[in-house]
Molecule: c-di-GMP-I riboswitch aptamer
Organism: Salsuginibacillus kocurii DSM 18087
RNA sequence: CAAUGAAAAAGGCUACCUUGCUGAAAAGCAAAGGACGCAAAGUUUACAGGUCUAAGGCGCCAAUGCUAAGACGGCUGGGCUACCUGU
Numbered sequence: 001c002a003a004u005g006a007a008a009a010a011g012g013c014u015a016c017c018u019u020g021c022u023g024a025a026a027a028g029c030a031a032a033g034g035a036c037g038c039a040a041a042g043u044u045u046a047c048a049g050g051u052c053u054a055a056g057g058c059g060c061c062a063a064u065g066c067u068a069a070g071a072c073g074g075c076u077g078g079g080c081u082a083c084c085u086g087u
Base pairs, nucleotide, nucleotide: 003087005084012038013037016034017033018031019030020029021028022027036074042080043079044078047077048076049075050072051071052070056067057066058065
């Protein structure tokens, strides 16, 4: 330097639940406690796919419906960066 993720150490993250705030919603943010899990659960959607929502728009007598420019990186692949490490 590259690969690997067994074992160990130092540590790290926090699904979900409760409360408050934001939002049309999906969802996000904050706080305390616990801990489903994670070796990239760090980052990137202005890389690709997928999923969720449907305010606005389209359509309709009405309703169902269609639509992302909204959301998810803890859905998958790729990119970038990083701790430790038998070998």